[in-house]
């Protein structure tokens, strides 16, 4: 430089264009003599910037970064 992929709460992973969800975690609460297990509830995310559209995590356009491949 060219082809392809991928990006989501702190992490890991869902999500027909139609409420962004689920386990881990972290607070906070029941249980308990205390701690651990166990429950409950809370917390917290769409890589950036534009277009399409009534409606974008999904579709289009360019860029950052990551990973393959070709020269």
């Nucleotide at each position: 430089u060219c082809c392809g992929a991928g990006a989501u709460c702190g992490u890991c992973u869902a999500a027909c264009g139609g409420u962004a969800g689920g386990a881990c975690g972290g607070c906070a609460g029941a249980u308990u003599c205390u701690g651990g297990c166990u429950c409950u509830g809370c917390u917290a995310a769409u890589c950036c910037a534009g277009g399409u559209u009534c409606g974008a995590g999904u579709c289009c356009u360019g860029g950052c970064c990551u990973c393959g491949g070709a020269a």
Molecule: transfer RNA
Organism: Candidatus Moraniibacteriota bacterium